This is a predicted structure of a 57-nucleotide RNA (transfer RNA) from Portunus trituberculatus. Its mean pLDDT, the model's own confidence on a scale to 100, is 86.
RNA sequence: UGGUGCAGUCGUAGCACGCUCGACUCACAAUCGAGAGAGCCAGGGUUCGAUUCCCGG
Numbered sequence: 001u002g003g004u005g006c007a008g009u010c011g012u013a014g015c016a017c018g019c020u021c022g023a024c025u026c027a028c029a030a031u032c033g034a035g036a037g038a039g040c041c042a043g044g045g046u047u048c049g050a051u052u053c054c055c056g057g
Stems, first nucleotide, its partner, number of pairs: 003017004011048001019035005041057001043055003
């Protein structure tokens, strides 16, 4: 750091809850299945490459 809470010790970011759709139900809830949603407080530096390392805010 997705709407909220929290993972993630350099290689196109994951979990839970929530949300949306579907199944089930007379209906709702619960349950089950699927899906959308963040490029990581902001600026700079290092690096082929930074959420990850460094600097000050």
RNAcentral holds the sequence, with entries from Rfam.